[in-house]
Molecule: transfer RNA
Organism: Papaver nudicaule
RNA sequence: GCUGUCUUAGCUCAAGAGGAAGAGCACAUGGUUAUUAAUCAUGCAGUUGUGGGUUCGAGUCCCACAGAUGGCU
Numbered sequence: 001g002c003u004g005u006c007u008u009a010g011c012u013c014a015a016g017a018g019g020a021a022g023a024g025c026a027c028a029u030g031g032u033u034a035u036u037a038a039u040c041a042u043g044c045a046g047u048u049g050u051g052g053g054u055u056c057g058a059g060u061c062c063c064a065c066a067g068a069u070g071g072c073u
Base pairs, nucleotide, nucleotide: 001072002071003070004069005068006067007066010025011024012023013022019056027043028042029041030040031039049065050064051063052062053061
């Protein structure tokens, strides 16, 4: 220098082929227990890396940039 993949909740990851975002863990509150742990219930949680474009509609398609990671030279 060229090129592939990835970036979504505090963390790990989902979300067929565009119709509007969910799980587990963690955290908070309450039940149960003598207490902790465990378990059960409820709750808290996201401008989907940033900026544009296409579309009636974008996490999803296109472009640029940033970051992570791999390949080639």